[in-house]
Context: one part of a larger RNA
RNA sequence: UCACGGUUAAGGAAUUAGGCAAAAUGACCCUGUAACUUCGGGAUAAAGGGUCCUCGUAUGAAAGCGAGGCGCAGAGAAUAGGUCCAGGCAACUGUUUAACAAAAACACAGGGCUGUGCGAAGUCGAAAGACGCGGUAUACAGUCUGACACCUGCCCGGUGCCGGAAGGUUAAGAGGAGGGCUUAUGCUUAGGCAGAAGGUCUGAAUUGAAGCCCCGGUAAACGGCGGCCGUAACUAUAACGGUCCUAAGGUAGCGAAAUUCCUUGUCGGGUAAGUUCCGACCUGCACGAAUGGUGUAAUGAUCCGGACACUGUCUCAACCGUGAGCCCA
Numbered sequence: 001u002c003a004c005g006g007u008u009a010a011g012g013a014a015u016u017a018g019g020c021a022a023a024a025u026g027a028c029c030c031u032g033u034a035a036c037u038u039c040g041g042g043a044u045a046a047a048g049g050g051u052c053c054u055c056g057u058a059u060g061a062a063a064g065c066g067a068g069g070c071g072c073a074g075a076g077a078a079u080a081g082g083u084c085c086a087g088g089c090a091a092c093u094g095u096u097u098a099a100c101a102a103a104a105a106c107a108c109a110g111g112g113c114u115g116u117g118c119g120a121a122g123u124c125g126a127a128a129g130a131c132g133c134g135g136u137a138u139a140c141a142g143u144c145u146g147a148c149a150c151c152u153g154c155c156c157g158g159u160g161c162c163g164g165a166a167g168g169u170u171a172a173g174a175g176g177a178g179g180g181c182u183u184a185u186g187c188u189u190a191g192g193c194a195g196a197a198g199g200u201c202u203g204a205a206u207u208g209a210a211g212c213c214c215c216g217g218u219a220a221a222c223g224g225c226g227g228c229c230g231u232a233a234c235u236a237u238a239a240c241g242g243u244c245c246u247a248a249g250g251u252a253g254c255g256a257a258a259u260u261c262c263u264u265g266u267c268g269g270g271u272a273a274g275u276u277c278c279g280a281c282c283u284g285c286a287c288g289a290a291u292g293g294u295g296u297a298a299u300g301a302u303c304c305g306g307a308c309a310c311u312g313u314c315u316c317a318a319c320c321g322u323g324a325g326c327c328c329a
Stems, first nucleotide, its partner, number of pairs: 001324008010315002014313001019310001027051005036041001038147001052069006070074001082308004087303002089300002094106002110145007122131003148295004153225003158222002160218005167213003173207002178202005185194003226244005253287001254284001265281005
C1' cells in the first nucleotide's frame, strides 16, 4: 500500500447520479392491527409487551401467581423480515439475450376475427408418405389483443379480402378471308411474264377462361379520423353562424403523460431551498379506444418521489485483527 474483517466522540445522508455499500430489523409467545379490496386478501400490516436460574403453589410437564437469586445483557452465541406513504408500467405464478440487458420485453388464462366438413385446412417432402389425429367445428390451424371492471365511437375513398356476373379488356387454342415462295404448263419482243394441283411460309374476321376494369360487402382487415373567417351589453372567450375541402373529420375516457418541442408551462402540495415527485389546468409541437382506451385489489431481485429507523456514505478521519505482494531496515 492492497484485500477481507472489527470498533469509533459529536452529528446522522450533509455523501452520491442514486442511501451504492454498510448499519439497523430479525426467533418464539401474548396483545393489537389502517386505507383499500376481486371479501380471498392487505397482514408477520403498523404498534406494544414478555423470554434466565432456584423454591413454593403442586407427584411429573406446561402456563399463571408468589418468594428469592445473578449478570451490562436471559431468542445472552450462531441462525435470523427494516418499516411506512405516494405514483408509473405489467393483472398474477411463469419465460428470456448460456458468458455486459431479467425488464415495462415474451408467455399467460380470458376476448375477437379468419380458414377448415375430414383423403379437412395447415405443415414437411421430388414423390411415396408423415404430422394434424387414431382428433372431427365445445375440434384443428392462422392472426391480433392480453386477468377483472366500465367500455370499444366515425370513415369502405385508397390497399387487402369476400361475393357478383351484364358489359369492356384479355392468352394459348380453335378458325382460315387474304397474301408470299415454289412450278407442270402457257405466252413471249427471248430479258422475262402469267400460273392449276400439291408443298411450304404467313395470316384478317370470328370464337376464346381466370384476371383486371366494373358492381356490392367488409375496419377486434392494412389503415384514416380537417382548414379559414365572423359572432354575446367591460374585456376575454365563443354555446351560434358563414365558407372551403374530405371517404370521414377524433366520440367516451385520459392528458406537460414511458407521449409536451417551446418547458424548470401555470397554479397548488411537499422542502429553509424541489429541472425530479404528487394533485390540478388543457395551449394534446405530435393521446385515444383489441397496433385496444380508462380504472384496478393482489403480485414485482421492476422504474420513480418521499418519511421513520439506522448507520464511517459523509463532516474527517482514527485505531485494531488476519492475510498478501512490494519497499526500507